[in-house]
Molecule: transfer RNA
Organism: archaeon
RNA sequence: GCUGGGAUGGUCUAGCGGUUAUGACUCAGGACUGUGGAUCCUGUAAUCCGGGUUCGAUUCCCGGUCCCGGCC
Numbered sequence: 001g002c003u004g005g006g007a008u009g010g011u012c013u014a015g016c017g018g019u020u021a022u023g024a025c026u027c028a029g030g031a032c033u034g035u036g037g038a039u040c041c042u043g044u045a046a047u048c049c050g051g052g053u054u055c056g057a058u059u060c061c062c063g064g065u066c067c068c069g070g071c072c
Base pairs, nucleotide, nucleotide: 001071002070003069004068005067006066007065010025011024012023018055027043028042029041030040031039048064049063050062051061052060
């Protein structure tokens, strides 16, 4: 330099153009109890950046940044 894949709460992860953006862990509150753990209930918090298409974009297109792999 060319090329394929990826970027979503604090961490990991799902998402077929219209959902309240999914679930797990963590965290906070509560139930339970001799205490703790386990279990159960509730809650907080996220779409990498900039454009475009569209009535509507996490999703499609273009560019950028960063990460992983392949070729040279």